Context: one part of a larger RNA
RNA sequence: UUGGGUUUAAAGGGUGCGCAGGCGGACUCGUCAAGUCAGCGGUAAAAAUUCGGGGCUCAACCCCGUCCUGCCGUUGAAACUGCGAGACUGGAGUGCGACAGAGGAAGGCGGAAUGCGAGGUGUAGCGGUGAAAUGCAUAGAUAUCGCGCAGAACUCCGAUUGCGAAGGCAGCCUUCCAUGUCGUAACUGACGCUGAGGCACGAAAGCGUGGGGAUCGAACAGGAUUAGAUACCCUGGUAGUCCACGCAGUAAACGAUGAGUACUAGCUAUCCGGGGCGAACGAGUCCUGGGUGGCACAGCGAAAGCGUUAAGUACUCCACCUGGGGAGUACGCCGGCAACGGUGAAACUC
Numbered sequence: 001u002u003g004g005g006u007u008u009a010a011a012g013g014g015u016g017c018g019c020a021g022g023c024g025g026a027c028u029c030g031u032c033a034a035g036u037c038a039g040c041g042g043u044a045a046a047a048a049u050u051c052g053g054g055g056c057u058c059a060a061c062c063c064c065g066u067c068c069u070g071c072c073g074u075u076g077a078a079a080c081u082g083c084g085a086g087a088c089u090g091g092a093g094u095g096c097g098a099c100a101g102a103g104g105a106a107g108g109c110g111g112a113a114u115g116c117g118a119g120g121u122g123u124a125g126c127g128g129u130g131a132a133a134u135g136c137a138u139a140g141a142u143a144u145c146g147c148g149c150a151g152a153a154c155u156c157c158g159a160u161u162g163c164g165a166a167g168g169c170a171g172c173c174u175u176c177c178a179u180g181u182c183g184u185a186a187c188u189g190a191c192g193c194u195g196a197g198g199c200a201c202g203a204a205a206g207c208g209u210g211g212g213g214a215u216c217g218a219a220c221a222g223g224a225u226u227a228g229a230u231a232c233c234c235u236g237g238u239a240g241u242c243c244a245c246g247c248a249g250u251a252a253a254c255g256a257u258g259a260g261u262a263c264u265a266g267c268u269a270u271c272c273g274g275g276g277c278g279a280a281c282g283a284g285u286c287c288u289g290g291g292u293g294g295c296a297c298a299g300c301g302a303a304a305g306c307g308u309u310a311a312g313u314a315c316u317c318c319a320c321c322u323g324g325g326g327a328g329u330a331c332g333c334c335g336g337c338a339a340c341g342g343u344g345a346a347a348c349u350c
Stems, first nucleotide, its partner, number of pairs: 003322004007304002012318001014201004021194003025088001027086004032082001034081002036077008051065005091191001092188003095184006103177007110154001114150004119145003125136002162169002206247006216240001220236004258317006266295012299306002323350003332343004
């Protein structure tokens, strides 16, 4: 490289949008004939190699033929791809009518808990552990009562639930922004899929400036434990945890499973729609669309398992893998305030 692969063996990019590129629905006509196919011609040096045959007694060696699958030109064919024109509605989108949600942003409000402040009651302990001690407390703690302040998070509902591209999203209310699904079939008429680069978003920790600081709590200090204990346990506690703006750009960023389309037995639960039957309303039941789960046939799989939400059957496009270690290291380049990130080897060794 070909090939074969990518849930767990090496391997799906963290996620989206999207330029180029690749690929692309059903129909009619057309011509060009680029791809495609056929005929003819030129060229593809010889030798070697392959295949067939022959000559040295065999072989090496030598000789003859073939192959050299290609490229160019020319003459044609017109099914398919492409191209041009026209028309279509099934893909896609728009409209109209409904519905759903912890989707996003901003503002406001609420109660419980925690800590603190001042006060009342009250007195000798509290706290903590396996047991203790450090710690707090007669300058009155812990406990308890009402009052005030602060910051952070929202018990129950809550779910096998829902929403979001992913990260993620949960007290209540308001405003703004966005999304999805169903029904309808009025409109556009292939406007689609994927997507190298690129751009945007991206948990936690971290960084910069300013604020905030209740709780928890790296570092740190002390007390224990222990042979030791730079830990696990305890008492404290700084950064941080929170907010605004900016940076960073990584995660077991996981379904360890890229996106899209079509097809291939079913059963069952649940969430959100639509229709029919039923009925005073309902419960229920049947059909139908979208989501989220459990089981299971065929099939697939090394097995575990997957199984209409595929890891089945196919096609299109992208990303990635090619023995372990060295190593996600070194060097270089790019990015970053830095931390570091991206790209990413080799020697050597097994």

RNAcentral holds the full RNA, with entries from SILVA. A computed fold for a 350-nucleotide part of an RNA from a Clostridiales bacterium, annotated as small-subunit ribosomal RNA, central domain.